Model confidence (mean pLDDT): 82 of 100.
Large-subunit ribosomal RNA, domain I from Psychromarinibacter sediminicola, 529 nucleotides, folded computationally.
Lineage of the source: Bacteria > Pseudomonadota > Alphaproteobacteria > Paracoccaceae > Psychromarinibacter.
[in-house]
Context: one part of a larger RNA
RNA sequence: GGCGUUUGGUGGAUGCCUUGGCAGUAAGAGGCGAUGAAGGACGUGAUACUCUGCGAUAAGCUUGGGGGAGCCGAGAAUAGGCUUUGAUCCCAGGAUCUCCGAAUGGGGCAACCCACCUGACAGUUGGUUAUAAUUGCCUAAGGGCAGCUUAUAAUCGGCUGAAACAGGUACUUGAGACCUGAACACAUAGGGUUUCAAGAGCAAACCCGGGGAACUGAAACAUCUAAGUACCCGGAGGAAAGGAAAUCAAUGAUACUCCCCUAGUAGUGGCGAGCGAACGGGGAUCAGCCGAGCCGGAAGUGUGACUGGAACGAUCUGGAAAGGUCGGCCAUAGCGGGUGACAGCCCCGUACAGGAAGCACCAUGGACGUAUUAAGUAGGGCGGGACACGUGAAAUCCUGUCUGAAGAUCGGGGGACCACCCUCGAAGGCUAAGUACUCCUUACUGACCGAUAGCGAACCAGUACCGUGAGGGAAAGGUGAAAAGCACCCCGACGAGGGGAGUGAAACAGUACCUGAAACCGGACGCCU
Numbered sequence: 001g002g003c004g005u006u007u008g009g010u011g012g013a014u015g016c017c018u019u020g021g022c023a024g025u026a027a028g029a030g031g032c033g034a035u036g037a038a039g040g041a042c043g044u045g046a047u048a049c050u051c052u053g054c055g056a057u058a059a060g061c062u063u064g065g066g067g068g069a070g071c072c073g074a075g076a077a078u079a080g081g082c083u084u085u086g087a088u089c090c091c092a093g094g095a096u097c098u099c100c101g102a103a104u105g106g107g108g109c110a111a112c113c114c115a116c117c118u119g120a121c122a123g124u125u126g127g128u129u130a131u132a133a134u135u136g137c138c139u140a141a142g143g144g145c146a147g148c149u150u151a152u153a154a155u156c157g158g159c160u161g162a163a164a165c166a167g168g169u170a171c172u173u174g175a176g177a178c179c180u181g182a183a184c185a186c187a188u189a190g191g192g193u194u195u196c197a198a199g200a201g202c203a204a205a206c207c208c209g210g211g212g213a214a215c216u217g218a219a220a221c222a223u224c225u226a227a228g229u230a231c232c233c234g235g236a237g238g239a240a241a242g243g244a245a246a247u248c249a250a251u252g253a254u255a256c257u258c259c260c261c262u263a264g265u266a267g268u269g270g271c272g273a274g275c276g277a278a279c280g281g282g283g284a285u286c287a288g289c290c291g292a293g294c295c296g297g298a299a300g301u302g303u304g305a306c307u308g309g310a311a312c313g314a315u316c317u318g319g320a321a322a323g324g325u326c327g328g329c330c331a332u333a334g335c336g337g338g339u340g341a342c343a344g345c346c347c348c349g350u351a352c353a354g355g356a357a358g359c360a361c362c363a364u365g366g367a368c369g370u371a372u373u374a375a376g377u378a379g380g381g382c383g384g385g386a387c388a389c390g391u392g393a394a395a396u397c398c399u400g401u402c403u404g405a406a407g408a409u410c411g412g413g414g415g416a417c418c419a420c421c422c423u424c425g426a427a428g429g430c431u432a433a434g435u436a437c438u439c440c441u442u443a444c445u446g447a448c449c450g451a452u453a454g455c456g457a458a459c460c461a462g463u464a465c466c467g468u469g470a471g472g473g474a475a476a477g478g479u480g481a482a483a484a485g486c487a488c489c490c491c492g493a494c495g496a497g498g499g500g501a502g503u504g505a506a507a508c509a510g511u512a513c514c515u516g517a518a519a520c521c522g523g524a525c526g527c528c529u
Stems, first nucleotide, its partner, number of pairs: 001528009015514001016478002020449002022446007029438002031202002039100003042055003046078001049075003061094006070082003105114003115169005121161013134147005171199010206237001207235005217224001221270001247253002257284005267275002288430003294366002300361004306354003312327005328345002330334001336348003379403008389415001410425005465472002485513001488500004
């Protein structure tokens, strides 16, 4: 040095577990905000820090209800307290709520700087009233009247005030009042002052409108496609949009929306790549109208902190019984979780029954409103766009521009156009349900994951860290049933680490802690060289 057997170190795979995720189902909710939001900064404890809660009334104040023995949130203990005169805790309402932030008095490098007005408060001065004192007069000796000043108190004005306190002071729009005020005499427009109201910002997707790509495909590429997609902007609601025919059809149907067919059909298309209907049928839901809305909210129902809620013992093994054996019981409850191993009957629960306030739905009732036939329109020319339809034989719809009717004895449509026929009434408006979505709440489910998985994040994670910035973005779970977390002794440096002792079922479970594979590195023994 090699091989073999064995024993260790290192390492953290594997197994088991789950506080966390993922995907759904059924309900709910679908907004919050100038009464200052979302999100933050800074504070706040007997307490150095972080999280959580809260806001100078600061892990809290108060009211009503519940509840009934412990409590003072977590990491995490100690001191000191609270509580059956009902605390802590839970539900509902109220109060407080620094500073920034739409941020809104002005400014600003967010959480800071600088103001003005008014009030409150304090001082001073004046008036009025009351009481008391004082002077004079009249007194039946109780008191009454008049005057003057002072003091106190109340109240009403003026002035001043260093600091501190409270409220107000942005912009736009609308409404009201007042003052002004052109061309242009009255006026009107306009301007100003003041009062009141509203808006502003945030938020996951869904929705409507205004703009609007390219990569790509066409095996290149230009019409075309991707696609009216991505993205930007505006707006709204719990849904939005659409909607009661100037519709289809072909002798009938009857608003709109969504789904399944019709049908990858008819079409359209460098007739390439592709794009792609409708009529009609079957379903979901149904509703019509000229405000179906507004105020209010009885009974009832729902939600709801919470309340009641059945039934088991012995023995054996074991550290521990829920396991084995024996004998019972309950069940409208044998869903589930916990308890020292696997519990219907130990605990929390579960079935079932009940439940205040607030809130939601909501009746009678009350108040308001109730249009009247739509002209620079329909149509036409030119240029575009939308329709499945790329200008085509191209109807229909929209309109940048130029034009431009009729008046129900009228007008539009039925895919160029004309006639007949049929059908409808544009140029005003509203409308539930069926449909789309889930930042969020509750309950439940899973041939979903189980820590390199599952959300990026099971753990103080959008953290640490990186980047000027936009932005990017981790790793990291498990002692034990219970800390019983090793008193005491020894070696060592009053270390690190270890050896005894003790706890424990176990310490090769010792906070580098369940199990503890392999790579990698040692020790012992045997054999070979």